[in-house]
A computed fold for a 1408-nucleotide RNA from a marine sediment metagenome, annotated as small-subunit ribosomal RNA. It matches the Rfam family "Bacterial small subunit ribosomal RNA". Gene Ontology terms of the family: structural constituent of ribosome and ribosome. RNAcentral holds the sequence, with entries from SILVA. The prediction has a mean pLDDT of 83.
RNA sequence: AGAGUUUGAUCCUGGCUCAGAAUGAACGUUGGCGACGUGCUUAACACAUGCAAGUCGAGCGAGAAAGCCUCUUCGGAGGUGAGUACAGCGGCGGACGGUUGCGUAACGCGUGAGAAUUUACCCCUUAGUGAAGAAUACCUUCGAGAAAUCGGAGUUAAUACUGCAUAAGUCCCUUCGGGGAGAAAGGCGGCCUAUUUGCUGCCGCUAGGGGAUAAGCUUGCGUCCUAUCAGUUUGUUGGUGAGGUAACGGCUUACCAAGACUAUGACGGGUAGCUGACCUGAGAGGGUGAUCAGCCAGAUUGGAACUGAGAUACGGUCCAGACUCCUACGGGAGGCAGCAGUGAGGAAUAUUGCACAAUGGGGGAAACCCUGAUGCAGCGACGUCGCGUGGGGGAUGAAGGCCUUCGGGUUGUAAACUCCUGUUAAGUGGGAAGAAAAGCGUGCGGUUAAUACCCGUGCGUGUUGACGGUACCACUAGAGAAAGCACCGGCUAACUUCGUGCCAGCAGCCGCGGUAAUACGAAGGGUGCUAACGUUAUUCGGAAUUACUGGGCGUAAAGGGCGCGUAGGCGGCCAUUUAAGUCAGUUGUCAAAUACCCCAGCCUAACUGGGGACCGGCAAUUGAUACUGAAAGGCUAGAGUACAGAAGAGAGAAGUGGAAUUAUCGGAGUAGCGGUAAAAUGCGUAGAUCUCGAUAGGAACACCGAUGGCGAAGGCAACUUCUUGGUCUGUGUCUGACGCUAAAGCGCGAAAGCGUGGGGAGCAAACAGGAUUAGAUACCCUGGUAGUCCACGCCGUAAACGAUGAUCACUAGAUGUGGGUUUUGCUUGCAAGAUCCGUGUCGUAGCUAACGCGUUAAGUGAUCCGCCUGGGAACUACGAGCGCAAGCUUAAAACUCAAAGGAAUUGACGGGGGUCCGCACAAGCGGUGGAACAUGUGGUUUAAUUCGACGCUACGCGAGAAACCUUACCUAGGUUUGACAUGCACUUGAUCGUUGUAGAAAUACAAUUUUCGAAGUUUACUUUGACAGGUGCACAGGUGCUGCAUGGCUGUCGUCAGCUCGUGUCGUGAGAUGUACGGUUAAGUCCUCUAACGAGCGCAACCCCUGCCUUCAGUUGCUACUUUUCUUCGGAAAAGGCACUCUGGAGGGACUGCCUGGGAAACCAGGAGGAAGGUGGGGAUGACGUCAAGUCCUCAUGGCCCUUAUACCUAGGGCAACACACGUGUUACAAUGGCUGAUACAAUGGGGAGCAAACCCGCGAGGGUAAGCAAAUCCCAAAAAGUCAGUCUAAGUUCGGAUUGGAGUCUGCAACUCGACUCCAUGAAGUUGAAAUCGCUAGUAAUCGCGCAUCAGAACGGCGCGGUGAAUACGUUCUCGGACCUUGUACACACCGCCCGUCACACCACGA
Repeated sequence: AGAGUUUGAUCCUGGCUCAGAAUGAACGUUGGCGACGUGCUUAACACAUGCAAGUCGAGCGAGAAAGCCUCUUCGGAGGUGAGUACAGCGGCGGACGGUUGCGUAACGCGUGAGAAUUUACCCCUUAGUGAAGAAUACCUUCGAGAAAUCGGAGUUAAUACUGCAUAAGUCCCUUCGGGGAGAAAGGCGGCCUAUUUGCUGCCGCUAGGGGAUAAGCUUGCGUCCUAUCAGUUUGUUGGUGAGGUAACGGCUUACCAAGACUAUGACGGGUAGCUGACCUGAGAGGGUGAUCAGCCAGAUUGGAACUGAGAUACGGUCCAGACUCCUACGGGAGGCAGCAGUGAGGAAUAUUGCACAAUGGGGGAAACCCUGAUGCAGCGACGUCGCGUGGGGGAUGAAGGCCUUCGGGUUGUAAACUCCUGUUAAGUGGGAAGAAAAGCGUGCGGUUAAUACCCGUGCGUGUUGACGGUACCACUAGAGAAAGCACCGGCUAACUUCGUGCCAGCAGCCGCGGUAAUACGAAGGGUGCUAACGUUAUUCGGAAUUACUGGGCGUAAAGGGCGCGUAGGCGGCCAUUUAAGUCAGUUGUCAAAUACCCCAGCCUAACUGGGGACCGGCAAUUGAUACUGAAAGGCUAGAGUACAGAAGAGAGAAGUGGAAUUAUCGGAGUAGCGGUAAAAUGCGUAGAUCUCGAUAGGAACACCGAUGGCGAAGGCAACUUCUUGGUCUGUGUCUGACGCUAAAGCGCGAAAGCGUGGGGAGCAAACAGGAUUAGAUACCCUGGUAGUCCACGCCGUAAACGAUGAUCACUAGAUGUGGGUUUUGCUUGCAAGAUCCGUGUCGUAGCUAACGCGUUAAGUGAUCCGCCUGGGAACUACGAGCGCAAGCUUAAAACUCAAAGGAAUUGACGGGGGUCCGCACAAGCGGUGGAACAUGUGGUUUAAUUCGACGCUACGCGAGAAACCUUACCUAGGUUUGACAUGCACUUGAUCGUUGUAGAAAUACAAUUUUCGAAGUUUACUUUGACAGGUGCACAGGUGCUGCAUGGCUGUCGUCAGCUCGUGUCGUGAGAUGUACGGUUAAGUCCUCUAACGAGCGCAACCCCUGCCUUCAGUUGCUACUUUUCUUCGGAAAAGGCACUCUGGAGGGACUGCCUGGGAAACCAGGAGGAAGGUGGGGAUGACGUCAAGUCCUCAUGGCCCUUAUACCUAGGGCAACACACGUGUUACAAUGGCUGAUACAAUGGGGAGCAAACCCGCGAGGGUAAGCAAAUCCCAAAAAGUCAGUCUAAGUUCGGAUUGGAGUCUGCAACUCGACUCCAUGAAGUUGAAAUCGCUAGUAAUCGCGCAUCAGAACGGCGCGGUGAAUACGUUCUCGGACCUUGUACACACCGCCCGUCACACCACGA
């Protein structure tokens, strides 16, 4: 000192949450010792039992008993106990000490000041203490009562009581001479004495004075929340008389007056003991008021007095109430908020302990007694502080645990082991301080007549300890007896494995968990603190989140709708006085304790003792006088006033006007009018609409008109008149601060609404009808009532907005516009300045979170008012005020959420805009969708119909070929180290092959057949190696799951033109710029401009094929030319030849290069030349990324799962099913055609388990035989459409060929399920296809055939090849997709988004 959390990201606002400290705490887990503290915060609830206030015989009278001793007549008596105990009278004390915090918002408390008072005991001092008397308790006796207790009679004492005397001083009266009133008690000791008495010391007593202490009283200031409490008060406020008190006083009373308090908050309500202090905080503040200390208040509840110095009395009295107890029912007793303790309440708070040894208190002359005050001990980790649970060495880095990439890592020097130490605990022994007094002896001094007594003091002596045999010390043995708790996703230090699978659970906030969870549970490891650690609760802090220090209000919450104005707050210039504020000095006080500093005592610390000091508060006093205030005086710059001008929809009243709508009347006129996107309702032959004229009535005022004017705001618009408010300019007349602001109050206040009475043309809520629609209580249409208008009166609210309170001052400009004044030019009227007031736009500095504001501030300052403090609940409820009502004003809480919000950014989206592209539409050609069949998919079926792919981007897709195999599926039969790989151990010497049997086969059994190399030797064995089989162990195997764990590969947007980076610049930032504008392009292609300059991945080009030419080469290709041979005279063959075609190497060629025009350029349009012209045509090539797109069944791979099975082998079946639906195709529906015959022209390819010519056979598929060819040579191989003839003649046909029957061919172990083809026969549907939809822009579509891969066989599919060969494109409005710019957004999972209300379900309350 900050951090997390709103967003895709950002800045801001703003709340919530966390980290800190603290506690009289409680709870959970754990727990060794000690010191010092501390312990009913709740029921001021109720209390059993014991104790907590007595003491004095030196005030008084009386006065036992037990026991012991003696005597005894055995009945008892005496002595002692003892003048003791108990009780009584009397004195002092029970008003202190201890406890509690109910009440109290108050002179209760704190602080300061004061006057009208009292004060027992104590100290100092003055004066006294004489002489009498009458009772009474105790006791005795009688009586009442259950008891508590009480009554009668009798006896007696006092420091008890009552007079009398006296009175220095006191009090009262006073004529200041005086007069009057009013006291007392003795006790003990000493001396003297026969006694009385006297003297004396001490303790007492009485009346005064003074002090100290304590108490009462008055008063300034301070002291919680609430205005949803605004008025309160009758002894109330004051006066006079009287009474009363210790004392002032309405304290009480009689009379008189009518006051007193209050927005500076009375009165009422709620809460609360106050303070020193304690906690927190940098401080200012905020919270608290346990322990300790001061004050107050209370003692079961309420009331009252008595006694007393003091009480309205905690352990006193009386009365009343509640409660408890006793009772003989008549009556009585009691008060733990004293110490212990009990019950209850509660999350929760201790022993029915010891002692008066110390300190203190009461009584006493004293000894002494009493003291639950106090000192100690006990219990509780409740808190603070201190100590310990061991220290050194110790690597094989042991074992075990955990993890692992299997190599290792970690736990970890940790342990073991070894060498030490000895705190605490245990044991043994010793052992304090806290104790000084008193008492006794004695010295000195005082007192006294006194060497008694007493007091003070010195010395000596000597008694007393609850704690406690405690602290402490020594010794003994011994590492022995002593560590836990929380946390480990971020905040916040600390990570892995397993389990679980939106389950169980966690969570302070954000949030984790749906099969790879560092967030749940466990383990290992780690982090933090440590005899504790966490949790909960509470307070302050962080929170500048109530902002005095130290915040805000245009859009985040927040400016009152506007004015006038009271209180209040603030206030111009000059000099004077004062000294209230202010400033300085001094004095008093603010108890102690606490806190701070220093020193000291317990071993240290906590704790405790001693000393010291600052700040600050209040009061007093002495000074200062700048500022503020006050007093009195002056000034004119603020404000007002006067005069002269000016503009205006400013306000009110009265009157006037024209245009238009509507209605009525009259004329003219006929079938429609009206209305809409289209209609209909409606009006109209009873004459509408339209048109002309007239009349009536109401409302509003076109043009001017505006970014204009006026007004405080709301608001104000035809014209005229009257009345009236404000403003501006100029001059500088007068007053002399008269000012600003503004709670309360008063007034104004759009529209709608309300009341009464008018008015009512148009418009028009409600309402009615017609449409629209799924519906349409709407939008549209036809009507239409309140209302709109006027007068008077209410209402009092609006996005009453500039979402911006009023006033004053200061701070660059530019440019419009309205109203003045003025100067100059020049003067008709303009132009250019200056200045004042208004009203706009842009903009500097500055401000702002940004947007923006910017002399009309949201800038810089000053004054005053209003308002805000997370969202929702809620512009609500209740209460109050106002209102006729509607309603308005004021204005919460429970509960709930972690956000709600502002501005800006990037995307995405829009039935927003602009620009552009694409077979996207349009223009065309041909299809699909209808039929049959083929094929794929869905569905259904099935033992199985294996699996995957699902909009475009699945569906003739994986599959470039399921009869077996493939094959993953099903059924059945089998195998278990396995069909396959590697290693180890043991074992056998075979296995294979052949034959036979069983079987569907796999397989099993039987027979037969049989090893090889090397070494050693007892030549038939052993060892070893190879090979093969078997057995066992590691392991194999899996087309099992997860494509949402992955790699790789692929699809798609899209061959779309985009996607980015570095540096710089701009912005607080996300980001922007670059990559925008303007042109251009197929293109982010290029150009120009430019805070950008460059670069990368894409585009293009480089690569391949094709089109032209050249060159090189010339067989298997070619044959123009030459020669030869043959010939059916067409030609063929051979030898030359390489010109041509062709083949395949290398080159050339095209670059907007040239010309014209346009253009700034890029480039575009046209042209020439050229085989080719503007990327020539085609291919390959696919940016950053998107779709958790597809694939674990190509392959690879993490994790999980199976292991006599989810692995493997075999046979058969299935993948081929079939009411149905869809996709992709084939063949058709025919004459641009079918059939028959004849005839012409290709290219790409393939060929040895192959292609196969020719010939023969078969109608044919094919068969037989067989030349050639590993190929520019031979073969497949016939190209087909085409062309030329013929036929068919519009029909379900000589179209179409499905289906079915029969007969065959070929391949292959095998064509039943389930192949292809041939022949004969059969001859379905179908006559151009609804809605809808697909492809294609040129060698393209369409059409025609050919080849190849796969393959034993099996294409209507796929991949290629060539032949013939079109039509159309005006154009970009629309559909789809895409690109760029811009705009809005409450979307960001991004419009398949977000989101509102009702209903459905449950509960609560209220009503019917």